[in-house]
Small-subunit ribosomal RNA, central domain from Siderastrea radians, 347 nucleotides, folded computationally. It matches the Rfam family "Bacterial small subunit ribosomal RNA". Gene Ontology terms of the family: ribosome and structural constituent of ribosome. The full RNA is in RNAcentral, with records from SILVA.
Context: one part of a larger RNA
């Protein structure tokens, strides 16, 4: 490389946009580049294929001839592919109407809880645990009542619910922005699919500068436990968690399942629309989201119209375990580190 694969055995890129490239709907005409037929030329020898033949055989060798692939020229064919012209509407897009949502950004605002402060009542404990102790409290705590302030998070509703490309998104409300679905079939007329490089987004932790800090809480201190206890339990508690501006670019970034299109049996929930009308827990249809199964597939578990079935197109990736996601080099980063990514050796 081919072949074969990628849910769980090695293997789907974290996600999207998109350049080159690859692939690409229907009808008719033109062309003849690919494709294909004929003819001619060329294609050193050895080699290769077949016939005959020489060394006892074979390998090896000889012989005359033929065949085949390649290239060039020329002349035909036109189904398919390409190019080109014209047309089409079912793919794609635009528009109208209806409608959905925790989709995003910015502002405003609400109640509960927690903590703190001030004041009142009140008196000896409170807190914590398996049991304790550290801690806290007569300088009046815990408890309780009133008022005030602060930060963070949004009980119930809430759900195999919904939305988003993924990460992810949840009090209420206002503004701005994006988007899905159904339906009409008005407009456009293949404008499409995928996508190496590239760009954008990307949980948490971490980093830099400014702010903020109620609760929680790496580190750290103390109390326990224990043979020890750099832990699990308890009392404190810094960074952080929050916000703003930048960086980092990784996760079991998972459905461990790349994207697109077409086709292939049923049953039953749920969600957002439409149609129908014997108004019912109905029928039917389109788009999501779950469950149970037929065939098929699969090593099995399982999967089964949301395929891991049947096919086509494009991208990514795999090739025994360890060494190793390491070394070296390159590149990105403030750093931490990220990306790319071996070999010796060993089993």
């Nucleotide at each position: 490389u081919u072949g074969g694969g990628u849910u769980u055995a090695a293997a789907g890129g974290g996600u999207c946009u998109g350049u080159a490239g690859g692939c690409g709907g229907a009808u008719a005409g033109a062309u003849a580049a690919g494709u294909u037929g004929g003819u001619g030329g060329u294609a050193a020898a050895a080699u290769u294929u077949a016939g005959c033949u020489g060394c006892u055989u074979a390998a090896c060798g000889g012989u005359a001839u033929u065949u085949a692939a390649g290239c060039c020229a020329u002349u035909g064919a036109u189904a398919c592919u390409g190019u080109u012209u014209a047309u089409c509407u079912u793919g794609g897009g635009u528009u109208g109407u209806a409608u959905g949502g925790a989709a995003g950004c910015a502002g405003a605002u609400a109640g509960a809880a927690u903590g703190u402060g001030u004041a009142g009542u009140g008196u000896a404990g409170c807190g914590g645990u398996g049991a304790a102790a550290u801690g806290u409290a007569u300088a009046g705590a815990u408890a309780u009542u009133a008022c005030a302030c602060a930060g963070a998070a949004u009980a119930c509703c809430g759900a195999u619910u919904g939305c988003g490309g993924a990460g992810g998104c949840a009090g209420u409300u206002u503004g701005c922005u994006a988007u899905g679905u159904a339906u009409a079939u008005a407009c456009u007329g293949a404008c499409g699919c995928u996508g190496a490089g590239a760009g954008a987004c990307g949980a948490g932790a971490g980093c830099c500068g400014g702010g903020g800090u109620a609760g929680c809480g790496a580190a750290u201190g103390g109390g326990a436990u224990u043979a020890g206890a750099u832990a699990c339990c308890c009392c404190a508690g810094u960074a952080g968690u929050c916000u703003u501006g930048g960086c980092u670019g990784u996760a079991a970034a998972c459905g461990a399942u790349g994207g697109a299109u077409a086709c292939u049996g049923u049953u039953u929930g749920u969600u957002g629309g439409g149609u129908u009308g014997u108004u019912a827990u109905g029928a039917u249809u389109c788009g999501g989201u779950g469950a149970a199964u037929a065939a098929g597939c699969g090593a099995a578990a399982g999967u089964g119209a949301u395929a891991a079935g049947u096919a086509u197109c494009c991208c990514a990736c795999c090739u025994g375990g360890g060494g190793a996601g390491u070394a070296c080099g390159u590149u990105c980063g403030c750093a931490a580190g990220g990306a790319u990514g071996a070999a010796a050796c060993u089993c």